[in-house]
Molecule: transfer RNA
Organism: Flavobacteriales bacterium
RNA sequence: GGCGAGGUAGCUCAGCUGGUUAGAGCGUGCGAUUCAUAAUCGCAAGGUCUUGGGUUCAAGCCCCAAUCUCGCUA
Numbered sequence: 001g002g003c004g005a006g007g008u009a010g011c012u013c014a015g016c017u018g019g020u021u022a023g024a025g026c027g028u029g030c031g032a033u034u035c036a037u038a039a040u041c042g043c044a045a046g047g048u049c050u051u052g053g054g055u056u057c058a059a060g061c062c063c064c065a066a067u068c069u070c071g072c073u074a
Stems, first nucleotide, its partner, number of pairs: 001073007010026004019057001028044005050066005
């Protein structure tokens, strides 16, 4: 340099042929339980879906460019 995969919550990831409100587990905070801690259970907070532009009535999802990570290859 070429090709491919990927970037969604603090972390690991789902989201599917574009459609009302963007989710799970872990973690965090509060509460319940306990003599207390752990475990368990309940509730809550937390998101510019990498960035810019385009298509559309509507975009995490489609198109273009940029950027970062990983892999293959010369």